[in-house]
């Protein structure tokens, strides 16, 4: 302000003149216009009255910030109004009845009040970005005047020259907001659907009209897209109302039904309108309830799956046998939502002349349901019609089996998958919710992971390089005051819903209905005054001045000094200097270096020099002068909190590096040459320019570190120094006790993730300032600032990774360090590596050339022996219950001999014989046939599924465990540490004390001796005997054989050591410090090797990948490697002749002696079952002779020819002998391998495999050396330390760059959209102002005409939307080319 509502007070009277609809015309296609003419009103107009209202003057009173405002009274001036309807005749008229009245109700006008509802103004609160820091002219005020219902620059005229900001203005992004809603222990944190308060809009801009209220969703004008109709002229629209339709999208409903109830609007009312509203319908959207049965049932049925074949699960689960009946069928009843309102009837009760009328209020009948025959009840048949989804490696409740084989797939994260997948896909079984149950997508929480509550910054992300100092933070003792924060109490509020609580109503709950709390907050009022602030005032402990005093590489500025380096000049000298790991480049006979005199010059300042001073930090070093800043120490007076920190600011800042002008000895980026090296744009080396030095100006960065901001306090010591100073003493210097301030170490409490810090804290507080939020991208881009550049400073996204990091601990590992050993090097022998063969491999061949083994640790390995067999390969012929096992049935022993086919396997035939036990049935064993089901059988594959069993580090001295201690933990002590060993051996210390598996001893063998025993051995002494011989008797002494025993234990000495363990040395001994040699392999390493020894999981194969059998092959040949033989010769080869082991073989066997053969060998058969016989002769030695340095009288390959043996059989392919041949080889490149004593090196022997074959291989013995100074270095190994970004462990990690693809991002000549700022043009509705000669009914004046008041329309003007025109700004997209950045497989350097 405020219609409609309400309460009071006053009215409510008197004219008037149009117009619509209707009529009749004319235009238009249509909207729809218009001319003429009729009429009414609660429409519109003008008089009147004025309680009150509002103006303006005057008067009094309060009251003031002196402008002015209040209030109340006088007098003037403005300024309304309208009737409907119903009864009645008491009053007046006509007088029947109605009119004027009367009356009731609703309305009009006016003023005052309520109550409602809005305008306006204000405190407070309200996202991010500052890579937005300045904005502003009508901006801010005043004055004055228009406007507005009202205050106000709201607008206009003048005037001043203000307002706003770092407590974030301006911009520029995003967004309705709130009460709430989600989450959360809470403080927070996300959110604004439903409901409900506000605000905003209603195709899009702009405007105003009307009107109590709109600048108006379903009005109106204009611009404008945009759809529609048109007859082409012009004209209609605005679902972000309900419904419904396109579109978009991952997605969201019915073109219902009813005003029945509530609630609005319009009516007097009836009663009309309401897609608000009630209802119903579509969606498991969500939320609550119900059901899909219940009980009994073990031959634990079938059936699935698993399976260790035994069973176990699904599983009481089902079936069966008893029941019960919600939901859902069928059959019948059947609400409640309703109350008012209207009619009518009765009563009261107010108006009033009234028993008409009505008006309020009771009571009584009628009448009114959309949903709905719906909720609900009753009867009724029947277990009938009703479970599903996700998950089952860890987190996180649930395990199995098949398929598959890094494919397919799966995945929140952290990973599954490459042939035994609880992680893929299936199935069987379990766990979890259940009409649902995942998945996705957000919030919140976990997350103390933005810490207010409730972190941090030395090494993990973090302390500014330092310092002055401003705004702002916090700030000593003490009195009074006040009441700003504090704090406690009463009032008001905090709408409702909502959340909580208590009780009601739908069968219960969701749902709602009624009370109540609560809403931590605002406001106000009181009280209290310790803190805090504020006001006055007092104080000296903090800070500060004056005095006196010593230290100092503290800072400018000036000046001098010596050493040394270069260079100049000159003397003396002569061939070289210089450099380096080693040289070459450079210098030098034109006189270097070197040395000595004099001269120049620039830098720098040896010794003193120090975890010593000093500065705020960079930093600062000969002396000497002047200015000059700060810190300590004493003593007293003076000032009276004057303090601390410190965002911006401003100033100082180490090296490089820049301008401009000097300097320039010396060094030295860049550059040149020489070396090095694969290279060497480098370390070394000769030179050599900017710099490096000075004035002046810039730069503003450094691992600018103490990687520790700045102040105050407080909380155990110990030791050192450097500056004052007190005390006690001394002649004095010292020592010695103590203050204060500075710098180091050690360490207690306490503190840290742990190292570690500890009065100079990283400790306990307090105040301020900076600074961190996973790694990468990114100390980066863009943008802003500084700079002359170089560049700095502020600083992000995308996009990508499961980490990225700290400190600690075991271990491994280093071309780190200490100690120690080992044929490891060294010293030394002798070999391979060159030739010829042998033999193993690879390679290549073939039908096959079977397979395994590959650095040490695979290659004379498996293989202790491939002609056939062996045999696994190949080719070709065979079988198919099989070559081999077991059952069941038949027949028969059984072998064996012949004889035909065949290459054999095989197949037919024929002869010959007749097992063992009996209870005579029969049964065992054997052979053959034949049957079928479980089968057999695989030298097929997987040694990365495995067991066994090996090899190797290694016979290397380590591995480890109880208990206990120490540590948040991994883990560590023990075991390390001095000593010593071959040894973790063995003493000694020690938070450790014990123990285990390893060492070492116990065993076997050799070496000395004893006793037993004496044959087949042995022969000293007695006999016999021989050509010789233990040949023989006899002996058992010796040797020896074999068995028990001895012996050696650092046991003795005496020295060293610690008195120990031990250690070097001597006696003795046969041996001596483990006598010498074997057997003995800890915990673990290599996915180390074997599946072809054997055994074995899984998978394959089954008339074949099995088996038989003939044949070929494993023996192949350009080549290359290992391992060996035999040699290149005189220390030797030939020959003659002569000596001495030891260990082992022998019945399918060794074979003597004696005959033949050149010889292999052949005939021959004694003896031997072996200390007895044989094999067998040992060779080098030893003594002659011989050859004389040559491809040989070396050397034997290879051929040619004869043989011998073994064997069914030597063609492929066996050894050995004779005669012939007589190759290559004249000591071996690089480069490598044994071996430290009975060793090496040489010489033979024997044995096993074996019909037959050895230069391997496993054994025996015989002659039999050197050489080791010693641990530097190579190579392995031990222990203790260190460093590590390694842990598949250095054969690890790992850094760029260049090429591939992919992604995302910056820059870019432009181009493109979108937002936006300035200027200026232009201008539509429209409101205002002007004008307004055209138009005009009420009202004045005027008989009339005509003026007048008012107004219209026109026209002109402000402002102004869309719009144009120029010019900037900001933001996105896109782009030829272009930069870097991320990810990719096993590319490249």
């Nucleotide at each position: 302000c405020u219609a409609c509502c309400u309460c009071c007070g006053a009215g409510u009277u008197c004219g008037g003149g149009a117009u619509a609809a209707c009529c009749u015309g004319u235009c238009g296609a249509a909207a729809g216009a218009u001319a003429g003419g009729c009429u009414a009103a609660u429409a519109c107009c003008g008089g009147a009255u004025a309680a009150g209202a509002c103006c303006a003057c005057g008067a009094u009173g309060g009251u003031u910030u002196c402008g002015g405002c209040c209030a109340c009274c006088g007098c003037g001036g403005u300024c309304a109004a309208a009737g409907a309807u119903g009864g009645c005749c008491u009053c007046u008229a006509u007088u029947u009845a109605u009119a004027a009245g009367c009356u009731a109700u609703c309305g009009c006008u006016u003023g005052g009040g309520g109550a409602u509802g809005g305008g306006c103004c204000u405190g407070c609160g309200c996202a991010c970005c500052a890579u937005u820091a300045g904005c502003u002219a009508g901006u801010u005020g005043g004055u004055g005047a228009g406007g507005u219902a009202a205050c106000g620059g709201c607008u206009c005229a003048c005037c001043a020259a203000g307002g706003c900001u770092a407590c974030g203005a301006u911009g520029g992004u995003u967004a309705g907001u709130u009460g709430g809603u989600c989450u959360g222990a809470g403080a927070g944190g996300a959110u604004g659907a439903c409901c409900a308060g506000c605000c905003a809009c209603a195709c899009u801009g702009g405007g105003a009209c009307u009107g109590a209220g709109a600048c108006a969703c379903g009005g109106c004008c204009c611009a404008g897209a945009c759809u529609c109709c048109u007859a082409c002229g012009g004209g209609a629209g605005g679902c972000a109302g309900c419904a419904g339709u396109g579109g978009g999208g991952a997605a969201u409903a019915u073109u219902g039904c009813g005003c029945a109830a509530u609630g609005g609007g319009g009516g007097a009312a009836a009663c009309c309108c309401u897609g608000a509203c009630g209802c119903a319908g579509c969606g498991a959207c969500g939320c609550c309830g119900c059901g899909u049965g219940g009980g009994u049932g073990a031959u634990g049925a079938a059936g699935g799956c698993c399976u260790u074949c035994g069973g176990g699960u699904c599983g009481u689960a089902a079936a069966g046998c008893c029941c019960u009946g919600u939901c859902g069928g069928a059959g019948g009843g059947g609400a409640a939502g309703a109350a008012g309102g209207a009619c009518u009837c009765u009563c009261g009760u107010g108006c009033a002349a009234a028993u008409a009328g009505u008006u309020c209020g009771a009571g009584g009948g009628u009448u009114u349901g959309a949903c709905g025959g719906u909720a609900c009840c009753c009867u009724u048949a029947g277990a009938g019609g009703a479970a599903g989804c996700a998950c089952c490696g860890g987190c996180u409740a649930a395990c199995u089996c098949c398929g598959u084989g890094c494919c397919a797939g799966c995945a929140g994260c952290c990973g599954c998958g490459g042939u035994a997948a609880u992680a893929c896909g299936g199935a069987g079984g379990g766990u979890g919710c259940a009409a649902g149950c995942g998945u996705u997508g957000c919030u919140c929480g976990g997350a103390a992971u933005u810490a207010c509550u409730g972190g941090g910054c030395g090494u993990a992300a973090a302390g500014g390089g330092c310092g002055u100092g401003u705004a702002g933070g916090c700030g000593g003792u003490u009195u009074u005051g006040u009441a700003u924060g504090u704090c406690u109490g009463g009032c008001g509020u905090g709408a409702a819903a909502g959340c909580c609580c208590c009780g009601g109503g739908c069968u219960c709950a969701c749902c709602u209905c009624g009370g109540g709390a609560a809403g931590u907050g605002c406001g106000u009022u009181g009280g209290a005054a310790a803190c805090u602030g504020c006001a006055a005032g007092a104080c000296u402990a903090g800070a500060g001045u004056c005095c006196c005093g010593g230290a100092g590489a503290g800072g400018a500025a000036g000046g001098u000094g010596g050493a040394a380096u270069u260079c100049c000049a000159g003397g003396u000298g002569u061939a070289g200097c210089g450099g380096u790991g080693a040289a070459a480049u450079g210098c030098g006979u034109a006189g270097a270096u070197a040395u000595c005199u004099g001269g120049a010059a620039g830098a720098a300042c040896a010794c003193c020099g120090g975890u010593g001073g000093c500065g705020a930090a960079g930093g600062c070093g000969g002396c000497c002068u002047u200015c000059u800043g700060g810190a300590c120490g004493g003593u007293g007076a003076c000032u009276g909190a004057c303090g601390c920190u410190g965002a911006g600011a401003c100033g100082c800042g180490a090296a490089a590096g820049c301008g401009u002008g000097g300097g320039g000895a010396g060094c030295a980026a860049a550059c040149a040459g020489g070396a090095u090296u694969a290279g060497a744009u480098a370390c070394c080396c000769u030179g050599g320019u900017a710099g490096u030095c000075c004035a002046c100006g810039c730069c503003a960065u450094a691992a600018a570190c103490g990687a520790u901001g700045a102040g105050c306090a407080c909380u155990a010591g110990g030791u050192g120094u450097c500056g004052c100073g007190g005390g006690u003493a001394u002649u004095g210097a010292c020592c010695c006790c103590u203050g204060c301030g500075g710098u180091g170490c050690c360490g207690c409490c306490g503190c840290u993730a742990a190292c570690g810090c500890a009065u100079u804290a990283a400790g306990u507080g307090c105040u301020c300032c900076g600074c961190c939020u996973g790694g990468g991208g990114a100390c980066u881009a863009c943008g802003g600032c500084c700079g002359c550049a170089a560049g700095g400073u502020u600083a992000a996204a995308a996009c990508u990774c499961a980490a990225a990091g700290g400190a600690a601990u075991u271990g491994a590992c280093g071309g780190g360090g200490g100690c120690c050993c080992g044929c490891a090097c060294a010293a030394g022998c002798g070999g391979u590596g060159g030739a010829g063969c042998a033999u193993g491999u690879g390679g290549u061949u073939c039908a096959a050339u079977u397979c395994g083994a590959c650095g040490c640790a695979a290659c004379g390995c498996g293989a202790a022996g491939a002609a056939c067999c062996u045999u696994a390969c190949c080719u070709g012929g065979g079988c198919u219950a099989g070559a081999c096992a077991g059952c069941a049935u038949c027949a028969g022993a059984c072998a064996g001999u012949c004889c035909u086919a065949g290459a054999g396997a095989u197949a037919g035939g024929a002869u010959c014989u007749u097992c063992c036990c009996u209870u005579c049935g029969g049964g065992g064993a054997c052979u053959g046939g034949u049957g079928g089901u479980u089968c057999a059988g695989g030298u097929g594959c997987u040694g990365c599924a495995u067991g066994g069993c090996u090899g190797u580090c290694g016979u290397c001295a380590g591995c480890u465990c109880g208990u206990g201690u120490c540590g948040u933990g991994a883990g560590a002590u023990g075991u390390u540490g001095g000593g010593u060993u071959a040894a973790g051996u063995c003493c000694c210390g020690c938070a450790a004390c014990g123990a285990g598996c390893g060492c070492a001893a116990c065993c076997c063998u050799u070496g000395c001796c004893u006793u037993u025993a004496g044959u087949u051995g042995c022969c000293a002494u007695c006999a016999g005997g021989u050509a010789a011989a233990g040949c023989u008797g006899g002996g058992c002494a010796c040797u020896c054989u074999a068995a028990a025993g001895g012996g050696a234990c650092u046991g003795c000495c005496g020295g060293c050591g610690u008195u120990a363990a031990g250690c070097a040395g001597g006696a003795g001994g046969a041996a001596g410090g483990u006598g010498g040699g074997g057997a003995u392999g800890a915990c673990g390493u290599c996915a180390a090797g074997u599946c072809c020894u054997c055994a074995u999981g899984g998978c394959c194969c089954u008339u074949a990948u099995g088996u038989c059998c003939a044949g070929g092959g494993c023996u192949a040949c350009a080549c290359a490697c290992g391992u060996g033989c035999u040699a290149c010769a005189a220390u030797g080869g030939a020959c003659g002749g002569u000596a001495c082991a030891a260990a082992g073989g022998g019945c399918u066997g060794c074979a003597a002696a004696c005959c033949c053969g050149c010889g292999a060998g052949g005939g021959g058969g004694a003896g031997c079952c072996a200390a007895u016989c044989c094999c067998a002769a040992a060779a080098a030695g030893c003594c002659g002779u011989u050859c004389u340095c040559a491809g040989u009288u070396c050397g034997g390959a290879u051929u040619g020819g004869a043989g011998u043996c073994u064997g069914c059989a030597a063609c492929u392919c066996g050894a050995c002998u004779c005669c012939a041949u007589g190759a290559a080889g004249u000591c071996g490149g690089a480069a490598u391998c044994g071996c430290u004593a009975g060793u090496a090196a040489u010489c033979g022997c024997g044995g096993a495999u074996c019909a037959g074959c050895a230069c391997g291989c496993c054994g025996c013995g015989g002659u039999g050396a050197a050489u080791a100074c010693g641990u530097u270095c190579c190579c392995g190994g031990g222990c203790c330390u260190u460093g590590u970004a390694c842990a598949c462990a250095c054969c690890g990690c790992c850094c760029g760059u260049c090429a591939c693809a992919c992604c995302a991002u910056g820059g870019g000549a432009g181009u493109u959209a979108g937002c936006u700022g300035u200027a200026c043009c232009g201008g539509a509705a429209g409101u205002c102002g002007g004008u307004g000669a055209g138009c005009c009914a009420a009202c004045c004046c005027g008989u009339a005409a005509g003026g007048g008041a008012g107004g219209c329309a026109g026209c002109c003007g402000c402002c102004u939307a869309u719009g144009g025109u120029a010019u900037g700004g900001c933001u996105g997209g896109u782009a030829a080319c272009u930069g870097g950045g991320g990810u990719g497989a096993a590319g490249u350097c």

The RNA shown here (small-subunit ribosomal RNA) has 1389 nucleotides and comes from a metagenome. It matches the Rfam family "Bacterial small subunit ribosomal RNA". Rfam links the family to the GO terms structural constituent of ribosome and ribosome. Its mean pLDDT, the model's own confidence on a scale to 100, is 84.